[in-house]
């Protein structure tokens, strides 16, 4: 330099052109003499910029970071 892949919550992962979910973690409450465990509730995220579309996390283009291969 070329090709391919990945980027979603604090962490690990889903999903889909029409309100973005799960587990753990965090906060509050219940339970307990206390802790742990358990139950309930709550807050928190689609890497960035543009395009297509009535509507984009999803499709297209570019940028950035990381990974793999070739040279």
């Nucleotide at each position: 330099g070329c090709g391919g892949g990945u980027a979603u919550a604090g962490u690990a992962c889903a999903a889909u052109g029409g309100u973005a979910g799960u587990a753990c973690a965090c906060u509050a409450g219940c339970u307990u003499c206390c802790c742990a465990a358990g139950c309930u509730a709550g807050g928190g995220a689609c890497a960035c910029g543009g395009g297509u579309u009535c509507g984009a996390u999803u499709c297209c283009c570019g940028u950035u970071a990381c990974c793999c291969g070739c040279u």